[in-house]
RNA sequence: CGCGGAGUGGAGCAGUCUGGCAGCUCGUCGGGCUCAUAACCCGAAGGUCCCAGGUUCAAAUCCUGGCUCCGCAA
Numbered sequence: 001c002g003c004g005g006a007g008u009g010g011a012g013c014a015g016u017c018u019g020g021c022a023g024c025u026c027g028u029c030g031g032g033c034u035c036a037u038a039a040c041c042c043g044a045a046g047g048u049c050c051c052a053g054g055u056u057c058a059a060a061u062c063c064u065g066g067c068u069c070c071g072c073a074a
Base pairs, nucleotide, nucleotide: 002072003071004070005069006068007067010026011025012024013023020057028044029043030042031041032040050066051065052064053063054062
């Protein structure tokens, strides 16, 4: 250099095909329950969706370029 995959709250992921409220589990915080802890129940906070540009009324999603990581081949 070539081919493929991935990048989304602290962690792991879904959502992309078919553009239309950014979600799930765990974790964190507050409350309840308990003699107490765990478990369980209720609630809350936390996101420039890797970066830049384009298309569109509207982009995590489509198009172009770039960056990082993983794998295959050489």
Molecule: transfer RNA
Organism: Burkholderiales bacterium